The prediction has a mean pLDDT of 82.
Transfer RNA from Candidatus Heimdallarchaeota archaeon AB_125, 72 nucleotides, folded computationally.
Rfam family: tRNA. Gene Ontology term of the family: triplet codon-amino acid adaptor activity.
RNAcentral holds the sequence, with entries from ENA.

RNA sequence: GCCUCGGUAACUCAGUGGUAGAGUGAUUGACUUGUAAUCAAUUAGUCGAGGGUUCAAUUCCCUUCCGAGGCU
Numbered sequence: 001g002c003c004u005c006g007g008u009a010a011c012u013c014a015g016u017g018g019u020a021g022a023g024u025g026a027u028u029g030a031c032u033u034g035u036a037a038u039c040a041a042u043u044a045g046u047c048g049a050g051g052g053u054u055c056a057a058u059u060c061c062c063u064u065c066c067g068a069g070g071c072u
Stems, first nucleotide, its partner, number of pairs: 001071007010024004018055001025043006048064005
């Protein structure tokens, strides 16, 4: 230098055009003599950044940043 994959909640990850989700975590309450476990509720996002296409973009296109791998 070229190619491929990835970037979404505090963490691990779904979501391939039509209201952004799950598990874990954190907080509060119930239960308990108390803690843990269990149950309930709450907490949660500029979908890496900018632009384009579209009635509508996390999703499609372009540029760019970061990370992983491969080729030379």